[in-house]
Context: one part of a larger RNA
């Protein structure tokens, strides 16, 4: 000088930050990942119409709202933790044998069929979790056929491979009165390029121990084969006998790494909380499935430990998400508000979801700012303390007098954070079209958790607001009383055995000040 600090005494306000460093210990409860009805069939509610009539029910049509299921996209991001890892894990610089959903740009297509499975109905088993049988059904779910500019394979002849529709509007023409058709939009398929993200290889750097000196059998290399998005002993068969090591292999211990942070004139040393990048992990161990992407924190399966339910047959669970609980500990916060902003997922959109985030609450944990009054006031009051008994000191300090009102209190006013989205109008593009859609301009009514916000004005009254450590030397600051090697102090030197500036108290003083000391730790 510093700290994610703790402890003791004390404590007025505000701003900005920070807040389980220990048990990667166990977790009650709530929430943290959904969304799309403009992909699909069905169900429900309401309204309106029609029919039947038992006059409030049934059937049916339309519209609006809603949603368990199928389907799509997202649950691989965001958030947490640092157990493992001394490693291409990280940092930095190169590289070639790769993939990349959504997005952007380009090219070419989007024809015609089929069979299922949920939901639903019915039924069986089970305490439950749930499971099974039979039957019906839709699709942007699934599968053939056709076509193939790019694409893939090739022995260069040839061979292989795709798709899906949805929504809005509409004048003529046709019509089986459903529509065809036109147009706009959004999807889908194939492929090229980009962007972004990711996988892989590699030079160099990256803690301690030699009281660890030898280590290695897929081990090191080759050939054939397999596997992967991709190179490779990555895997496998055969062949060879290699490969690493005092420039420290192997083994053991410790540890996530970095930008940075602290210190220091620097070199260096220490460190890796918050913020940012990378990695690893998700009760412990193992495994794959799905998918563009995972070997997947709030997915699946198996094994284990633990907890819970049970009708004893069998089941359920995983806070190192946000709060919160127990425990451990010197020690670390609310079972809060809102999606208003920023960002993310889904959606044409409105919007929905979002413990990410933005805010609020608690804590002097830190940094910074402000206040606890100002001026005047000598009879140098009283009281205290000291005294050579004269006086000195506390001390202009107080009282008194005259002012001020920051902050706090009370009352009133009051921004910015809001961009957008919605409705209407005008206009441009597109178009057969004045429709619809898209863009621009404009008008209107609106969207704020924080929030009793910041800030401003007013009212009242010095009113509500000072402590802590030290005073032998180092080291700024001295006297009296008590005690008598006792009680005690102490960072070092050392004080205390009857005049203690060193112990305890008092008066006085010194330092810092909403803090001050102590302890711990680093330079």
């Nucleotide at each position: 000088a510093u700290u994610g600090a703790a402890c003791g005494c004390u404590g007025g306000c505000g701003g900005c930050a920070g807040g389980c460093c220990u048990a990667a210990c166990a977790c009650a409860u709530g929430c943290a990942a959904g969304u799309c009805g403009a992909g699909c069939g069905g169900g429900g509610u309401u309204a309106u119409g029609u029919a039947g009539c038992u006059u409030g029910c049934u059937a049916u049509a339309u519209a609006a709202c809603u949603u368990a299921g199928c389907g799509g996209c997202g649950g691989a991001c965001g958030g947490g933790u640092g157990a493992g890892u001394a490693a291409c894990g990280c940092g930095u610089g190169g590289g070639a044998a790769u993939c990349u959903a959504c997005c952007u740009a380009g090219u070419a297509g989007u024809g015609g069929g089929g069979g299922a499975c949920a939901a639903c109905g019915u039924u069986u088993c089970g305490a439950a979790a749930g499971a099974g049988g039979c039957g019906c059904u839709a699709a942007u779910a699934c599968c053939g056929c056709a076509u193939a500019c790019g694409c893939c394979c090739u022995a260069a002849g040839g061979g292989g491979g795709a798709a899906a529709g949805g929504g809005g509007g509409g004048g003529a023409u046709c019509u089986u009165a459903g529509g065809a058709c036109c147009u706009c939009u959004u999807g889908c398929u194939a492929u090229u390029a980009g962007a972004u993200g990711a996988g892989c290889c590699u030079g160099c750097g990256u803690c301690a121990g030699a009281u660890u000196a030898g280590c290695u059998a897929g081990u090191u290399g080759g050939u054939g084969g397999g596997g992967u998005a991709a190179g490779g002993g990555c895997c496998u068969a055969c062949c060879a006998a290699g490969g690493c090591g005092a420039c420290g292999a192997u083994c053991u211990g410790u540890a996530a790494c970095u930008g940075g942070u602290c210190u220091g004139a620097g070199a260096g040393g220490a460190u890796g909380a918050u913020c940012a990048g990378u990695c690893a992990c998700a009760c412990u161990g193992g495994a794959a499935c799905u998918g563009a992407g995972a070997c997947a924190c709030g997915g699946u399966c198996c094994a284990g430990a633990c907890u819970c339910c049970u009708a004893c047959g069998g089941g359920a669970g995983g806070c190192a998400g946000c709060a919160g609980u127990g425990g451990g500990g010197a020690a670390u916060a609310u079972u809060g508000g809102a999606c208003a902003a920023u960002g993310g997922g889904c959606g044409c959109a409105a919007g929905c979801c979002u413990g990410a985030u933005c805010c609020a609450g608690c804590c002097a944990u830190g940094c910074c700012g402000c206040g606890u009054g100002u001026g005047u006031g000598a009879a140098g009051a009283a009281g205290g303390c000291c005294u050579u008994a004269g006086g000195g000191u506390u001390g202009u300090a107080a009282a008194g007098c005259a002012c001020u009102u920051u902050c706090a209190u009370u009352g009133g006013g009051g921004a910015a954070g809001a961009a957008g989205g919605c409705u209407g109008a005008u206009u441009a593009g597109c178009u057969a079209a004045u429709a619809a859609c898209u863009g621009a301009u404009u008008a209107g009514a609106u969207u704020g958790a924080c929030a009793u916000u910041a800030c401003c004005c007013a009212a009242a009254g010095a009113a509500g607001a000072a402590g802590c450590a030290c005073c032998g030397g180092c080291u700024a600051a001295c006297u009296c009383c008590g005690u008598g090697c006792c009680a005690g102090c102490a960072g070092c030197c050392g004080c205390g055995g009857u005049a203690a500036u060193a112990c305890g108290g008092a008066g006085g003083g010194u330092g810092c000040g909403a803090g001050c000391g102590u302890u711990a730790a680093u330079c």
Predicted 3D model of a 523-nucleotide part of an RNA (small-subunit ribosomal RNA, 5' domain) from an uncultured bacterium.